[in-house]
c-di-GMP-I riboswitch aptamer from a Deltaproteobacteria bacterium, 81 nucleotides, folded computationally. Lineage of the source: Bacteria > Pseudomonadati > Myxococcota > Myxococcia. The coordinates come from a structure-prediction model, not an experiment, and the mean pLDDT is 85. Rfam family: c-di-GMP-I riboswitch aptamer. Rfam's curators write: GEMM was predicted in a large-scale screen for bacterial structured RNA regulatory elements.

RNA sequence: CAAGGAAAAAGCCAAACCCAUCGCGAGAUGGGGGCGGAAAGCCACGGGUCUCCGAAAACGCGAGAUAGCCGGGUUGCCUGU
Numbered sequence: 001c002a003a004g005g006a007a008a009a010a011g012c013c014a015a016a017c018c019c020a021u022c023g024c025g026a027g028a029u030g031g032g033g034g035c036g037g038a039a040a041g042c043c044a045c046g047g048g049u050c051u052c053c054g055a056a057a058a059c060g061c062g063a064g065a066u067a068g069c070c071g072g073g074u075u076g077c078c079u080g081u
Base pairs, nucleotide, nucleotide: 003081004079005078012037013036017032018031019030020029021028022027035068041074042073043072045071046070047069048066049065050064051063052062053060054059
C1' cells in the first nucleotide's frame, strides 16, 4: 500500500416508537430512544418503491421523497489474516 475482515481496542451512526416543528403528501429537521449497521459517511447516475400534479384510462421529455431497498461512484477508523 492492497485485499479480506470486525476478533481486539478506540470510537461512529441510529430502526421502530414518543414529543415539537416544517411539508398537500411521501417524508424531513431537532430532542428522547435503540432495532440494527464494517461505511447505516457523502452523492439521486441506473433500477425499485412511495408521494404529488395532469389525464376517463393508457400514460407523462412532469415534479418530489427514499442513500437503513438494490446496484454504482467517491472518502474514511482499526487490523489478529